[in-house]
Context: one part of a larger RNA
RNA sequence: GAUGAACGCUGGCGGCAUGCUUAACACAUGCAAGUCGAACGGACUCACCCUCUGGUUCCUCGGAACCUUGGGUGAGUUAGUGGCGGACGGGUGAGUAACACGUACGUACCUGCCCUGUGGACGGGGAUAACGACUGGAAACGGUCGCUAAUACCCGAUAGGCUGAGGAGUUAAAGGAGAAAUCCACCACGGGAGGGGUGUGCGUCUGAUUAGCUAGUUGGUGGGGUAAAGGCCUACCAAGGCGACGAUCAGUAGCUGGUCUGAGAGGAUGAUCAGCCACACUGGGACUGAGACACGGCCCAGACUCCUACGGGAGGCAGCAGUGGGGAAUUUUCCGCAAUGGGCGAAAGCCUGACGGAGCAAUGCCGCGUGGAGGAUGAAGGCUCGUGGGUCGUAAACUCCUUUUCUUAGAGAAGAAGCUCUGACGGUAUCUAAGGAAUCAGCAUCGGCUAACUCCGUGCCAGCAGCCGCGGUAAUACGGGGGAUGCAAGCGUUAUCC
Numbered sequence: 001g002a003u004g005a006a007c008g009c010u011g012g013c014g015g016c017a018u019g020c021u022u023a024a025c026a027c028a029u030g031c032a033a034g035u036c037g038a039a040c041g042g043a044c045u046c047a048c049c050c051u052c053u054g055g056u057u058c059c060u061c062g063g064a065a066c067c068u069u070g071g072g073u074g075a076g077u078u079a080g081u082g083g084c085g086g087a088c089g090g091g092u093g094a095g096u097a098a099c100a101c102g103u104a105c106g107u108a109c110c111u112g113c114c115c116u117g118u119g120g121a122c123g124g125g126g127a128u129a130a131c132g133a134c135u136g137g138a139a140a141c142g143g144u145c146g147c148u149a150a151u152a153c154c155c156g157a158u159a160g161g162c163u164g165a166g167g168a169g170u171u172a173a174a175g176g177a178g179a180a181a182u183c184c185a186c187c188a189c190g191g192g193a194g195g196g197g198u199g200u201g202c203g204u205c206u207g208a209u210u211a212g213c214u215a216g217u218u219g220g221u222g223g224g225g226u227a228a229a230g231g232c233c234u235a236c237c238a239a240g241g242c243g244a245c246g247a248u249c250a251g252u253a254g255c256u257g258g259u260c261u262g263a264g265a266g267g268a269u270g271a272u273c274a275g276c277c278a279c280a281c282u283g284g285g286a287c288u289g290a291g292a293c294a295c296g297g298c299c300c301a302g303a304c305u306c307c308u309a310c311g312g313g314a315g316g317c318a319g320c321a322g323u324g325g326g327g328a329a330u331u332u333u334c335c336g337c338a339a340u341g342g343g344c345g346a347a348a349g350c351c352u353g354a355c356g357g358a359g360c361a362a363u364g365c366c367g368c369g370u371g372g373a374g375g376a377u378g379a380a381g382g383c384u385c386g387u388g389g390g391u392c393g394u395a396a397a398c399u400c401c402u403u404u405u406c407u408u409a410g411a412g413a414a415g416a417a418g419c420u421c422u423g424a425c426g427g428u429a430u431c432u433a434a435g436g437a438a439u440c441a442g443c444a445u446c447g448g449c450u451a452a453c454u455c456c457g458u459g460c461c462a463g464c465a466g467c468c469g470c471g472g473u474a475a476u477a478c479g480g481g482g483g484a485u486g487c488a489a490g491c492g493u494u495a496u497c498c
Stems, first nucleotide, its partner, number of pairs: 001497003005494005012368006018361002020326001025324003029321003034084003039081002042078009054067005091279003101203007109196003114192007122156004131146006160171004175184003205251003212242003217239008254276004258269004281302005304315004332358001334357003340354001341352004371401004381392004406435006415425001442487005447468003453482005463470002
């Protein structure tokens, strides 16, 4: 000098930041990922129409009114099928000494949505949830039979593409809205953008009181596998490969941009913010998908917790708040989608603990204030004293002034893009007026280092102390008073780094 700090004493305001460094310990409760009815069949509600079924009342016996069943149209809600999204965003740093990261160079690869180019979208089919009936179970959740739709699924056709030396083989599609124009979807193949996979050179902590390590090990051939090269896997063959330029083993650790310090070189560090990686109760596994081996998906095993009718089930805060525990120590179970951004949707819009804000904490940085000018009988009082005085001290009183701040009242935003509308923050910031010096100072130190000295008490006691060292009767070093010095809404101490 610095800190994500803590502790002690003290504490006025504002702006901007920051806030579990410990138990990757366990978690009550609420919320954190949905959306589309312009993909689909139902169900329900409301309005209108038709008058079909049944009924009641009136009646001029023609009909009329009302209720109900059915049908249609429109508006709306939605469990289910289907599509897209849940692989982003958010958290944490356990593991990892590794192509994990950083940097540079590659390539045998993939890529939903987006942009762009070319061509296409023909003809058929069978199911199934919802629903209905019956039924099992305490529940979670099912079972059987029957019906139905699609942008769900399947078959055929056609192509450009792919494979192949060639013959040849293989492989697509879907509609929706609108009065229409048209718009939005769909399929195939190119190109692009952005994203990802993968390889290599170099760099990347400590220990030799760790010196040898290695059988899929190193290479080849055939085969498999993958989006893709490859011992990635497998069969066979060969016997290689790494290592004092430190292999192997052990310990520690997420890496980087950066941050702190330093004149620099360097040293230390990796909170917040940004990039990458890894993880999601512990271990393992795959499914779906453009993308996962998937935090709020699935299956299995384990530990733990909960429900149970004992047969069986449910759960995963290292999301935001919050609780217990651990700890020297770290906040509200807040407001809003107004802005920015994301998902879905044609749109209106819906969702969004991302985010924007507010709350708490002097945790930090920065700014401001606690008044200004004058004022000597150098007042009273305190301390001291050689009794003359000295000092606190222009300090106070007193006079004049100001109103930052404070209190009250009035006005009141920008942030909103995009014609209108739309502001959580917030009646906030800011402005104006009135009032009255009014509401606001502490902490540490004073032997030397080191700025600042005396009195009393104590008497190697009580105590101090970073180092040297003070204290045993005149202690500037202990405790108190007065005074002084330093910093100041802080000041000291402790811890850690340079």